Source information: Predicted 3D model of a 110-nucleotide RNA (Glycine riboswitch aptamer) from Frankia sp. RNAcentral holds the sequence, with entries from Ribocentre. Taxonomically the source falls in Frankia (Bacteria, Bacillati, Frankiales, Frankiaceae). The coordinates come from a structure-prediction model, not an experiment, and the mean pLDDT is 79.
RNA sequence: CUCUGAAAAGCGGACGCUCCGGCGUCCCGCCGACGGUGCAAGCCGACUCCGUGCUUCCGGUUCCCCCGGGAGCACUGCCGGUCGGCGAAGCUCUCAGGCCGAUGACAGAG
Numbered sequence: 001c002u003c004u005g006a007a008a009a010g011c012g013g014a015c016g017c018u019c020c021g022g023c024g025u026c027c028c029g030c031c032g033a034c035g036g037u038g039c040a041a042g043c044c045g046a047c048u049c050c051g052u053g054c055u056u057c058c059g060g061u062u063c064c065c066c067c068g069g070g071a072g073c074a075c076u077g078c079c080g081g082u083c084g085g086c087g088a089a090g091c092u093c094u095c096a097g098g099c100c101g102a103u104g105a106c107a108g109a110g
Base pairs, nucleotide, nucleotide: 001110002109003108004107005106010028012027013026014025015024016023017022029099030098031097035095036093038091042086043085044084045083046082047081048080050077051075052074053073054072055071056070057069058068059067060066
């Protein structure tokens, strides 16, 4: 790419047009399998919590050591939390599409 199979949902109403086969607009009710929307686990990144070291302040002390608490800086790797990114469908939404047919995801064969 070709062939075959392939579900769902209106025999709806009003108006206009008509070559009388139908077509267009609007309204109500529906479907999910052209297409499209959304996302779970998980992964990635950042921050935070905890931990370690240093500095400093306060208290326990007469001093040192030591203990407890607060603040700042740096490092670090687990768990947890927050934020951001990626993240599937036949799930979901019904935008589009559809409710005769056509189309048609998907399947089989070539």